Background
This is a predicted complex of two RNAs, RNase P RNA and transfer RNA, with 515 nucleotides together. Its mean pLDDT, the model's own confidence on a scale to 100, is 75. It holds a member of the Rfam family "Bacterial RNase P class A". Its family is annotated with ribonuclease P activity, dimeric ribonuclease P complex and tRNA processing in the Gene Ontology. The family's RNA type in Rfam is ribozyme.

RNA sequence: UGGGGUGGUCGGAUAGCCACCUCGCACCAUCUGGUGCGGGGAGGAAAGUCCGGGCUUCACAGGGCAGGAUGCUUCCUAACAGGAAGGAGUUGUCUAUGAAUGUAUCUGCACCCUCGGGUGUUCUGCAUUCUUAGACAGCUACGGAAAGUGCCACAGAAAAUAUACCGCCUACCAUUCGCUGUGGUAUGGUAAGGGUGAAAAGGUGGGGUAAGAGCCCACCGCUACGGUGGUGACACUGGAGGCAUGGCAAACCCCAUCCGAAGCAAGACCAAGCAGUCCUGUAUGGAGCUGCCCGCUCUGUCUUAAAGAGACACAGGACAGGUAGGUCGCUUGAGUCCGAUGGUGACAUCGGACCCAGAUAAAUGGCUAUCUAUGUUCCUAAACCAUUAUAUUUGGUAUUGGAACAAAAACAGAACCCGGCUUACGAACCACCCCGCUUA
RNA sequence: UCCCUGGUAGCUCAAUGGUAGAGCAACCGGCUGUUAACCGGUAGGUUGCAGGUUCGAGACCUGCCCAGGGAGCCA
Numbered sequence: 001u002g003g004g005g006u007g008g009u010c011g012g013a014u015a016g017c018c019a020c021c022u023c024g025c026a027c028c029a030u031c032u033g034g035u036g037c038g039g040g041g042a043g044g045a046a047a048g049u050c051c052g053g054g055c056u057u058c059a060c061a062g063g064g065c066a067g068g069a070u071g072c073u074u075c076c077u078a079a080c081a082g083g084a085a086g087g088a089g090u091u092g093u094c095u096a097u098g099a100a101u102g103u104a105u106c107u108g109c110a111c112c113c114u115c116g117g118g119u120g121u122u123c124u125g126c127a128u129u130c131u132u133a134g135a136c137a138g139c140u141a142c143g144g145a146a147a148g149u150g151c152c153a154c155a156g157a158a159a160a161u162a163u164a165c166c167g168c169c170u171a172c173c174a175u176u177c178g179c180u181g182u183g184g185u186a187u188g189g190u191a192a193g194g195g196u197g198a199a200a201a202g203g204u205g206g207g208g209u210a211a212g213a214g215c216c217c218a219c220c221g222c223u224a225c226g227g228u229g230g231u232g233a234c235a236c237u238g239g240a241g242g243c244a245u246g247g248c249a250a251a252c253c254c255c256a257u258c259c260g261a262a263g264c265a266a267g268a269c270c271a272a273g274c275a276g277u278c279c280u281g282u283a284u285g286g287a288g289c290u291g292c293c294c295g296c297u298c299u300g301u302c303u304u305a306a307a308g309a310g311a312c313a314c315a316g317g318a319c320a321g322g323u324a325g326g327u328c329g330c331u332u333g334a335g336u337c338c339g340a341u342g343g344u345g346a347c348a349u350c351g352g353a354c355c356c357a358g359a360u361a362a363a364u365g366g367c368u369a370u371c372u373a374u375g376u377u378c379c380u381a382a383a384c385c386a387u388u389a390u391a392u393u394u395g396g397u398a399u400u401g402g403a404a405c406a407a408a409a410a411c412a413g414a415a416c417c418c419g420g421c422u423u424a425c426g427a428a429c430c431a432c433c434c435c436g437c438u439u440a
Numbered sequence: 441u442c443c444c445u446g447g448u449a450g451c452u453c454a455a456u457g458g459u460a461g462a463g464c465a466a467c468c469g470g471c472u473g474u475u476a477a478c479c480g481g482u483a484g485g486u487u488g489c490a491g492g493u494u495c496g497a498g499a500c501c502u503g504c505c506c507a508g509g510g511a512g513c514c515a
Base pairs, nucleotide, nucleotide: 001436002435003434004433005432006431007430008429009428010426012371013370014369015368016367017366018365020041021040022039023038024037025036026035027034028033043411047422048421050420051419052418053417054416055263056262057261058260062294063293064292065291067259068258069257070256071255072086073085074084075083076082087142088140089139090138091137092136093135094134095133096132098130099129100128101127102126103125104124108121109120110119111118112117143254144253148252149251150248151247152246165194166193167190168189169188170186171185172184173183174182175181202220203219204218205217206216207215221243222241223240225238226237227236228235229234267328268327269326270325276319277318278317279316280315281314282313285299286298287297288296300312301311302310303309304308321514322513335354336353337352338351339350340349341348342347374406375405376404377403378402379401382400383397384396385395386394441511442510443509444508445507446506447505450464451463452462453461458495466482467481468480469479470478488504489503490502491501492500
């Protein structure tokens, strides 16, 4: 200096004219209404409808199962799958540390030689890979795999109860001069080595053994137990256990916690309109807080002597038919702004001020002028940089000065209301990171 | 507002988490005097997009995009 990513701030201001929605007041009409004046009129995401809550209705009687959601800890909150602060793990960068490999040949030594050199080794530098530790930054759907079930293709000897391919070892038999070698046999031993795989049965080193093996020992890891610190996740530490326990739960599942359902077309009222018919049930039934079970609550009269049947009523369902209007719910609310206090922080408490869309096929717009963020071009050079031994001079650069011109864009549009999440997006600015070019 | 289903070759559809296939269509060759039918062969895939879990994803999970469908009032 150009481009990109992540996060944050912002998502233009003032005036005039015209138009729209709504509220208050006044006047005129009084049937809707009209006129004038004044107040208010989209967003950071109003979006997706992914979570959570308020509110309303379902009878304020619930319990269990099923079902769903969440899943390190503590805190915040009305609540949450949200947020804050931490823990653990993991990735990257840097630094230190040690090791291996490669390379350069600087230093020293040894050897060879055709006296040009070559080879080996040591030291040093550089590069790559790995071990350990620390710092910084990012990421994590991060309960349980020693409750059970299931899956782990191909390859491989073996994928979880190790059926041993090569290799190693032992015994026996054959061969043989031979106890060596070779071949065979053993439902022999061996999981240390090779090779396979995403993953190989704790790792490294030593002892031990026929060969091997936690078979034994040290360190590291693991498991359960104790102690100390911390509210806690967890950390540190002590002795013990030879290890019995591979991975997958965004496989079933188990554990813990939470969840009644429906949604403003909720729900209440008014008006308009039409046409009813059929089926089932009315107490061993039906309906109700949805599926199942238990419990609870509610729920019928008449005719007939009774059973049964019938009538009407009520409830549920199916079809046909009708309407597509109005009022309330509706915006004063976990509200907005400012200040103080407490807290690392999310946030909480207190005080003051303010009232800030309510439309219904759906208003919140258009034009003009001025200004601003900003951009382009030009002028100037206080200051800065270069030039010079120094000063002068000369040249360059707007961060600070001035002039002219241009100039508000993208995503998007409330529909009961809030808290989040996710997604979309623009110019400029701020912070961090990545890549390219140029200069020193 | 609430709820459900789907997206795989040009079309219609398959596919226990383990090499993405079938039918029709397309193209090439054969058969035929020619076409159709028939026979043989070939090509064609960002499994809607982007992340994640897993050794491995068309499938499992999450977020977007697109398409389709259903429910409600009076009585």